[in-house]
RNA sequence: UAUAAAAAAAAAUAAAACCGUCGAAGGGCGGUGACGCAAAGCUACGAGUUUACGCCGAAGGAUAGGAUGGUCGGGUUGCCGGA
Numbered sequence: 001u002a003u004a005a006a007a008a009a010a011a012a013u014a015a016a017a018c019c020g021u022c023g024a025a026g027g028g029c030g031g032u033g034a035c036g037c038a039a040a041g042c043u044a045c046g047a048g049u050u051u052a053c054g055c056c057g058a059a060g061g062a063u064a065g066g067a068u069g070g071u072c073g074g075g076u077u078g079c080c081g082g083a
Stems, first nucleotide, its partner, number of pairs: 013036001017032006035070001041076003045073003048068003054063001056061001
């Protein structure tokens, strides 16, 4: 440098649902709760998905400077050890 590949331990986190709250919505925040997760820690840079107060339109609709990190990638910080 490359290839193959665990087990266990110590932790952490928290889906849906319910309650409260913010928001036009998507969704966010707090509490309860655990479906799960080796990055399901952090980060909106790229892509995907999503909403349309407002703006445009005769209307159907279209539109992101909104949201989503538990959609994927990138960046970055961590746990274990066959390293």
The prediction has a mean pLDDT of 85. This is a predicted structure of an 83-nucleotide RNA (c-di-GMP-I riboswitch aptamer) from Alkalibacter saccharofermentans DSM 14828. Rfam family: c-di-GMP-I riboswitch aptamer. Rfam links the family to the GO term cyclic-di-GMP binding. Taxonomically the source falls in Alkalibacter saccharofermentans (Bacteria, Bacillota, Eubacteriales, Alkalibacter). The same sequence occurs in records of 2 taxa.